[in-house]
RNA sequence: GUCCCCAUCGUCUAGCCAGGUUAAGACACCGGCCUUUCACGCCGGUGACACGAGUUCAAAUCUCGUUGGAGACA
Numbered sequence: 001g002u003c004c005c006c007a008u009c010g011u012c013u014a015g016c017c018a019g020g021u022u023a024a025g026a027c028a029c030c031g032g033c034c035u036u037u038c039a040c041g042c043c044g045g046u047g048a049c050a051c052g053a054g055u056u057c058a059a060a061u062c063u064c065g066u067u068g069g070a071g072a073c074a
Stems, first nucleotide, its partner, number of pairs: 001073003005069003010027004020057001029045005050066005
């Protein structure tokens, strides 16, 4: 230099290929119930689509670019 892959709550993962109802789940955190207390269990809450642009009635999803990470070739 060329090519390919990846980026989603604090962590891990689903959803993306094939655009469409409030972006879902587990753990963690917070509050409540239960318990003499803690733990367990139950209920509820907080919290995310790397960034920019484009296409579209509508983009986490499609296209282009940037950034970061991993890899192949030279």